[in-house]
A computed fold for a 102-nucleotide RNA, annotated as SAM riboswitch aptamer (S box leader).
RNA sequence: GCCUUAUCAAGAGCGGUGGAGGGAACGGCCCGAUGAAGCCCGGCAACCUGCGCGGAGAGCGCAAGGUGCUAAAUCCGGCGGUAGUGUAUCGAAAGAUGAGGG
Numbered sequence: 001g002c003c004u005u006a007u008c009a010a011g012a013g014c015g016g017u018g019g020a021g022g023g024a025a026c027g028g029c030c031c032g033a034u035g036a037a038g039c040c041c042g043g044c045a046a047c048c049u050g051c052g053c054g055g056a057g058a059g060c061g062c063a064a065g066g067u068g069c070u071a072a073a074u075c076c077g078g079c080g081g082u083a084g085u086g087u088a089u090c091g092a093a094a095g096a097u098g099a100g101g102g
Base pairs, nucleotide, nucleotide: 002101003100004099005098006097007096008095013041015040016039017038021031022030023029026077027076028075042070043069044068047066048065049063050062051061052060053059074094079091080090081089082088083087
């Protein structure tokens, strides 16, 4: 990097370091020296995992070892349906994360 599959409207610091960028890409719209990214610490969650209950690879509970996450719905849109429109809503696509696979 590719394929399959599940999830994506909840949750998480007025810490240290660092110094200008960041929110995937594009178009928007935002965040940022009242300090961005990154790193450390803290935290959240509970996909895999472990343990217990259980007939059970169902389900429930506890833990938190492996990931992950910690502005805004995956910040919004881009394609399609419905309503009938500078809008609302549903679904795709794309993306992210986990777990499998050749």